A computed fold for a 262-nucleotide part of an RNA from Planctopirus hydrillae, annotated as large-subunit ribosomal RNA, domain VI. The coordinates come from a structure-prediction model, not an experiment, and the mean pLDDT is 86. Its Rfam family is "Bacterial large subunit ribosomal RNA".
Context: one part of a larger RNA
Order: sequence, then structure tokens, then C1' cells
RNA sequence: CGUACGAAACUUGAGGGGUUUUCUCUUUAGUACGAGAGGAUUUGGAGGGACGUACCUCUGGUGUUCCUGUUGUCACGCUAGUGGCAGCGCAGGGUAGCUAAGUACGGUCGGGAUAAGCGCUGAAAGCAUAUAAGCGCGAAGCCUCUCCCAAGAACAGGUUUCGUUGACGAAAGUCUGAAGUCCCCUGGUAGACGACCAGGUUGAUAGGCUAGUGAUGUAAGGCGUGCAAGCGUCUCAGUCGACUGGUACUAACGGACGAAAG
Repeated sequence: CGUACGAAACUUGAGGGGUUUUCUCUUUAGUACGAGAGGAUUUGGAGGGACGUACCUCUGGUGUUCCUGUUGUCACGCUAGUGGCAGCGCAGGGUAGCUAAGUACGGUCGGGAUAAGCGCUGAAAGCAUAUAAGCGCGAAGCCUCUCCCAAGAACAGGUUUCGUUGACGAAAGUCUGAAGUCCCCUGGUAGACGACCAGGUUGAUAGGCUAGUGAUGUAAGGCGUGCAAGCGUCUCAGUCGACUGGUACUAACGGACGAAAG
């Protein structure tokens, strides 16, 4: 821009793409077959491998500053307590997120037309013949089924809902600005950027605060005790990034487009 009024939501599916893998055990059965050795077709059941998709409840990994311990040195006048630097200084743990080695699921089944092949009926050719007319069975293959995308599928589809004012003017036009949308702003379940999604005071969108969850592991300071390092107690304390709820304290200010062709 188109889809011949403008919007919002939900859809149909022409067409396209993905997947469609494989092994073992067991039952049929030590049966059919075979002198024996050996050893099935078929049917049902079970468990795996690899691959793929999704997810983070569990098991773990990471988690660059969440907690703790600790070395050297420097600083805050000193003690105490903290902070800086040394690969996050080193070390022990670890929330959210991300993730696999973790968890869940998938290939199946069914239908149709067939290939090789196997048949029925059956003449030409009184027989025979699966074929000439006609009718069947038959594969990991083909078309479906299943999953994903999909109306720019230009034959551009369908359904539902919403809007289609008013003022001035002779007209042209000007103002107004519907449904709705966008810019802008707060953000993330989204993300290279656009886009998408949640919100914008009639508000819990983000931050803060608060209460939890969770992590770390018992803060500082006081008191007691010990020669001291330290230990005990107030104290399962103190601190805390992403998680969950509550709460307008802070920031979501402001602006634009948009109403008729035949």
C1' cells in the first nucleotide's frame, strides 16, 4: 500500500514444513519345519539406545560481591569495628535466572490408492488362462491421520461486537475529534533493533517500604569467665541480588492520529 466505510477480537485452511528411528527380552513355542543340528512366519506384553520437544518440582552445575571464615598490607588518630587492594585475594556455602548429567513427553495406531507379488470370476481359443471386460489382497514407500506456520490464498475468505456526531457556512471549507490506535512514559513472562506482552492515577507497571519464602549460620555491643587465644549468654541471631504477597511513599508527565467511497 492492497484486501472498496473505520476498528477490535476470534477463526476456516488453499498451500508449505517437521516427525515418521532402532535394539533386546518375553508369550505364542522349543511349536510349525527338519533325520538331526537347529529353529521360525504370526499375535500379545515389557524394557532400552540414539534423536527430538518442553520444563526446573527433584538431583546437580553456574550463580564477579547474597552470607560466612581467613592471609598480607594500607586507611579511617588509637582500641574495637569497618573499608580499599591483592585472579571475586583465597576458601566454605548459595536464592532467582540460565542449564544437563535432571524431569516429563514423542515416533504409535487407524484409513485410502498402489509397487513387486498373490488371487477370484472369465472369454478371445467349447479346454486352459489373475486380464482382454470386471473384482480383490498386498510395503519402512505415496496420500491421509498427527504436530507447527499459514487469507498478499490478489479467487486477498468467515463469524461476532463496537463506531459512523455536532457547530458555522450558499458552497468550498473551518472547528469539534466517535469506536479505536499510535507517539511518549513505567516495565518484562518478550527482546539484536523493530516487534510481542503487562500497565499508565478509575493505577500495584517498576522502585522504595513492609511481611514472608529462601540463603548464610548465631552480628555489633553489653555482661560473665579465662594469663591469653578464646568460650558462654542476651541470640535459630544479624545481614541479605533477582522469588511471593501487601502498601500509592516515588516515577507512569504530556501529545497526536482517526468519522464515507460507490
It was read from a public genome assembly. Lineage of the source: Bacteria > Pseudomonadati > Planctomycetota > Planctomycetia > Planctopirus.